[in-house]
Model confidence (mean pLDDT): 80 of 100.
A computed fold for a 74-nucleotide RNA from a Patescibacteria group bacterium, annotated as transfer RNA.
Rfam family: tRNA.
The organism belongs to Bacteria candidate phyla, within Bacteria.
RNA sequence: GGGCCGGUAGCUCAGUUGGCUAGAGCGUCUGUAUGGCAUACAGAAGGUCGUGGGUUCGAGUCCCAUUCGGUCCA
Numbered sequence: 001g002g003g004c005c006g007g008u009a010g011c012u013c014a015g016u017u018g019g020c021u022a023g024a025g026c027g028u029c030u031g032u033a034u035g036g037c038a039u040a041c042a043g044a045a046g047g048u049c050g051u052g053g054g055u056u057c058g059a060g061u062c063c064c065a066u067u068c069g070g071u072c073c074a
Stems, first nucleotide, its partner, number of pairs: 001073007010026004019057001028044006050066005
């Protein structure tokens, strides 16, 4: 330098052919049960979907550029 894969909540990840208002588990916070802890149950907060543009009535999803990580080739 080139090819491929990946970046979505604090962490690990899902997201079907573009279409409800972006989700799960763990974690965090609050409440209830217990004398307390652990634990169980209920609820809540938390996201510019790496970044910048484009296409479209509509983009996490399609296109272009760019950045970071992994991997292969040179």